[in-house]
């Protein structure tokens, strides 16, 4: 230079070829304990990589751009 893969919670990853976001695990609060730790009940936490774009509607379809991570040269 070319191509192909991935980006979603504090970490690991789901999200049905478009109805508007979820799980573990951590964190925090309560319950249980003598105190904790297992275990049980609740809560917070997301400009879904970045910018247009097509749609009544975008995580998801286009298009360029950043980064990972692989392949050719």
């Nucleotide at each position: 230079g070319g191509g192909a893969u991935g980006u979603u919670a504090g970490c690991u990853c789901a999200g049905u070829u478009g109805g508007a976001a979820g799980a573990g695990c951590g964190u925090c609060c309560g319950g249980u304990u003598g105190a904790a730790g297992c275990c049980c009940g609740g809560a917070a936490g997301g400009u879904c990589g970045u910018a247009g774009g097509u749609u009544c509607g975008a995580a998801c379809c286009c298009u360029a751009c950043a980064c990972u991570u692989c392949c050719c040269a």
A computed fold for a 73-nucleotide RNA from a Gammaproteobacteria bacterium, annotated as transfer RNA. The coordinates come from a structure-prediction model, not an experiment, and the mean pLDDT is 82. NCBI's taxonomy places the organism under Bacteria, Pseudomonadati, Pseudomonadota, Gammaproteobacteria. The RNAcentral record of the sequence draws on ENA.